A computed fold for an 88-nucleotide RNA from Methylobacter marinus A45, annotated as c-di-GMP-I riboswitch aptamer. The coordinates come from a structure-prediction model, not an experiment, and the mean pLDDT is 80.
RNA sequence: GAUGAUUAAGGCCAAACCUGUUGUGAAGCAGGGGCGGAAAACCGCGAGUCUUGAGAAAUGGUUUUAUCAAGAUAGUCGGGUUGCAAAU
Numbered sequence: 001g002a003u004g005a006u007u008a009a010g011g012c013c014a015a016a017c018c019u020g021u022u023g024u025g026a027a028g029c030a031g032g033g034g035c036g037g038a039a040a041a042c043c044g045c046g047a048g049u050c051u052u053g054a055g056a057a058a059u060g061g062u063u064u065u066a067u068c069a070a071g072a073u074a075g076u077c078g079g080g081u082u083g084c085a086a087a088u
Stems, first nucleotide, its partner, number of pairs: 002088002012037002017032006035075001041081003045078003048073007055065004
């Protein structure tokens, strides 16, 4: 330098939930917490799911949704980029 598993070692991240805070909202951030994860590190490129608005249909209240626009989700999947490590 290359390949590189997880039953080693050193470790890493952190679900639900709670508190505070930002947002119309999905959800994000910080602290606690620990369900899990060998990329649960990073990137909204392709899809999926979710939110808001417009529109369409039905309608008593309200609800559903072809389509369009803007957003969220990287711990939904694919793709791209990068990294630790036994051993060889």